[in-house]
Predicted 3D model of a 72-nucleotide RNA (transfer RNA) from Candidatus Psychracetigena formicireducens. Its Rfam family is "tRNA". It is annotated as a transfer RNA.
RNA sequence: UGCUCGGUAGCUCAAUGGUAGAGCAGGCGGCUGUUAACCGUCUGGUUGCAGGUUCAAGUCCUGCCCGAGCAG
Numbered sequence: 001u002g003c004u005c006g007g008u009a010g011c012u013c014a015a016u017g018g019u020a021g022a023g024c025a026g027g028c029g030g031c032u033g034u035u036a037a038c039c040g041u042c043u044g045g046u047u048g049c050a051g052g053u054u055c056a057a058g059u060c061c062u063g064c065c066c067g068a069g070c071a072g
Stems, first nucleotide, its partner, number of pairs: 001071007010024004018055001026042005048064005
C1' cells in the first nucleotide's frame, strides 16, 4: 500500500430497507430462618465518524477512523 472480515446496551451477541432486541451484569420486588439459586419487573443505545441513495438506513453506496487476518 492492496484485499477480506468485523465495530450495535457495562460485557457476549442478534436484528428481510419498515417500532433497535436477547442473554449476562445492574436496580426494585416476590420466594425463605439467612444467603445463594429461582421467579417477576424496571433501567440502560449519537448502531465507530462524516456524507449520499430512499417515503423510510444498523442494513445499500462513498470516504475516513479503529481492530483482526491475508498478500506484497
RNAcentral holds the sequence, with entries from Rfam. Model confidence (mean pLDDT): 82 of 100.